The RNA shown here (transfer RNA) has 78 nucleotides and comes from a Methanobacteriota archaeon. NCBI's taxonomy places the organism under Archaea, Methanobacteriati, Methanobacteriota. Its mean pLDDT, the model's own confidence on a scale to 100, is 81. The sequence was found in a public genome assembly.
Parts: sequence; structure tokens; C1' cells
RNA sequence: GGACGCGUAGCCUAGCCAGGAUAUGGCGACAGCCUCCUAAGCUGUAAACCGGGGGUUCGAAUCCCCCCGCGUCCGCCA
Repeated sequence: GGACGCGUAGCCUAGCCAGGAUAUGGCGACAGCCUCCUAAGCUGUAAACCGGGGGUUCGAAUCCCCCCGCGUCCGCCA
């Protein structure tokens, strides 16, 4: 340098192919219930510019383009 894959709450992850409005679930955090207490269990709450920018569209996490980061493979120089 080239090809491919990945990037979504503190962590992990669904949704992407085939666009539909308020983005899924788990762990964790906080509060409450329960309990003599703790754990477990139950309920609730907060937490995501969907890597960045642009485009298409009535509408983009999703489609298109450029860029950034990470990984794998290939190549070049020596």
C1' cells in the first nucleotide's frame, strides 16, 4: 500500500441483508420490596451524538461516499 471483517450505555450484545418514527436484552450502578442481616429473588430508575463527516429519502443504527480506530490476510522496501 491492497482486500476483508468489526465499531451500538461503564462492559457484552440484538437489530443492519430487506429503512418506519419513541433503539433490544444481559451484567453492572442506584432506589424500593422481601429477609433478623446478607446473598438470591422481585419491581422500578438513570445511563447509548448507534466511531466522525457528508449524501439519498417523507423518514437512516440500517442504503451510498469519504475519513478515523482495531483485527485478520496479502503485498512492497530492506